[in-house]
RNA sequence: GAGCCGGCCGGGCGGCCGCGGGGUCGUCAUGGCCACGAGGAACGUCCGGGCUCCAUAGGGAAACGGUGGUGGGUAACGCCCACCCGGGGCGACCCGAGGGAAAGCGCAACAGAGAGCAGACCGCCUUCUUCGGAAGGCAAGGGUGAAACGGCGGUGUAAGAGACCACCGCGUUCCUGGCGACAGGAACGGCACGGCAAGCCCCACCGGGAGCAAGGUCAAGCAGUAUGCGCUGAGGCGUCCCGCCGAGCAUACGGGUAGACCGCUCGAGCCUGUCGGCAACGGCAGGCCUAGAUGGAUGGCCGCCGCCCGAAAGGGAACAGAACCCGGCGUACAGGCCGGCUCGU
Numbered sequence: 001g002a003g004c005c006g007g008c009c010g011g012g013c014g015g016c017c018g019c020g021g022g023g024u025c026g027u028c029a030u031g032g033c034c035a036c037g038a039g040g041a042a043c044g045u046c047c048g049g050g051c052u053c054c055a056u057a058g059g060g061a062a063a064c065g066g067u068g069g070u071g072g073g074u075a076a077c078g079c080c081c082a083c084c085c086g087g088g089g090c091g092a093c094c095c096g097a098g099g100g101a102a103a104g105c106g107c108a109a110c111a112g113a114g115a116g117c118a119g120a121c122c123g124c125c126u127u128c129u130u131c132g133g134a135a136g137g138c139a140a141g142g143g144u145g146a147a148a149c150g151g152c153g154g155u156g157u158a159a160g161a162g163a164c165c166a167c168c169g170c171g172u173u174c175c176u177g178g179c180g181a182c183a184g185g186a187a188c189g190g191c192a193c194g195g196c197a198a199g200c201c202c203c204a205c206c207g208g209g210a211g212c213a214a215g216g217u218c219a220a221g222c223a224g225u226a227u228g229c230g231c232u233g234a235g236g237c238g239u240c241c242c243g244c245c246g247a248g249c250a251u252a253c254g255g256g257u258a259g260a261c262c263g264c265u266c267g268a269g270c271c272u273g274u275c276g277g278c279a280a281c282g283g284c285a286g287g288c289c290u291a292g293a294u295g296g297a298u299g300g301c302c303g304c305c306g307c308c309c310g311a312a313a314g315g316g317a318a319c320a321g322a323a324c325c326c327g328g329c330g331u332a333c334a335g336g337c338c339g340g341c342u343c344g345u
Base pairs, nucleotide, nucleotide: 001343002342003341004340005339006338007337008336009335011305012304013303014302015301016300017299019037020036022034023033024032025031039319043330044329046328047327048326049325050324051211052210053209054208058242059241060240062239064207065206066205067204068203069083070082071081072080073079084098085096086095087094088093099202100201104200105199106196107195121142122141123138124137125136126135127134128133150168151167153165154164155163169191170189171188172187173186174185175184176183177182215262216261217260218259224253225252226251227250228249229248235245236244237243269288270287271286272285273284274283275282276281307316308315309314
């Protein structure tokens, strides 16, 4: 100088006024005081759970959806860690829907002679020739393409070809190492078995549905009508079948309400130390309490300092913002900090 990887911050201090819920004191009531009150992504709502209801959530796995190297971690996961294999990079490192193509079906644009048990355009060789070419052989060389029926070297031949041979690839069997994915090696086979499963499909494993507007309690208010179906089973257990429950259900028009409370925040919680583990993570000990709104609080102003632009005056400061709660993933982000490593000189 050029790069790779990981972690972190997201202005600070003080004052005044306001908003939300909580505690406490007082009051008929207004109120006083005290400590709290957005984020690393609170976001997207894409996965996995808790919780609630659906009957108690039952059986089957036909159908449907998802996952897909191996071993671990976790409550669980499509997440994370470590390793294997393949690809890229000089390297640090990065990327991979990474099971099965000798079960079956299907697909391959354009170009090209030929695209799946194919094929001969140029070319090479042999024979014939009216010297223009024709017939036959070949697939090594050229050309097309993402892909051309193993690769490369030799033997062989008219020229050639797994026709034959060595090595590599491929397949089968065995040995060694590893928990395993897999790696290394030996013998045999002799080119048969090309690609795509983010095409159908096959295999293994997983999955009941809906969601806090869940669901419950209280209060207020109201008005039914028509049509169709129904114990010969409507409807429900949000695909189906079995099994179970058993009287209403569906559609259209019309009427009423839209208030309060619970759920609601202490939880697979956070911080520190230590031990085990390569790590993800786990065990133990100590400490801490950290929003809970519902037309929806978390804001505004001032002073000083810091950052950026500017000569100064002055101006600016990202992405965004809780809505039942956790664990992930993905995406956005002005500016800045720290650590480890690689390459070049």

Predicted 3D model of a 345-nucleotide RNA (Bacterial RNase P class A) from a bovine gut metagenome.
The coordinates come from a structure-prediction model, not an experiment, and the mean pLDDT is 78.
The RNAcentral record of the sequence draws on MGnify.